[in-house]
Molecule: transfer RNA
Organism: archaeon
RNA sequence: GCGGUCGUAGUAUAGCGGCAGAACAAAAGCUUCCCAAGCUUUUAGCCCGGGUUCAAAUCCCGGCGACCGCA
Numbered sequence: 001g002c003g004g005u006c007g008u009a010g011u012a013u014a015g016c017g018g019c020a021g022a023a024c025a026a027a028a029g030c031u032u033c034c035c036a037a038g039c040u041u042u043u044a045g046c047c048c049g050g051g052u053u054c055a056a057a058u059c060c061c062g063g064c065g066a067c068c069g070c071a
Base pairs, nucleotide, nucleotide: 001070002069003068004067005066006065007064010024011023013021018054026042027041028040029039030038047063048062049061050060051059
C1' cells in the first nucleotide's frame, strides 16, 4: 500500500428497516444475628460525519480504531 471481518451499557454480547434486549457488574430495598446466597427495583449503551427512507443500530459513502490475510 491492497483486500477482508468487526465496532452496541463498566465487561462480554443479541438484535440485520418500525420501542435497543437478556447476562455479569454497580446502587437501593427485602430476607438473615452478621456475611454469603436468593428475590425485587433502579442506573447506564448503538465509534464519528454525511446520504437514502415516513422511519436507520440495521442499507449506502467517507473517516477513525481493532484484528486477520496479501505484498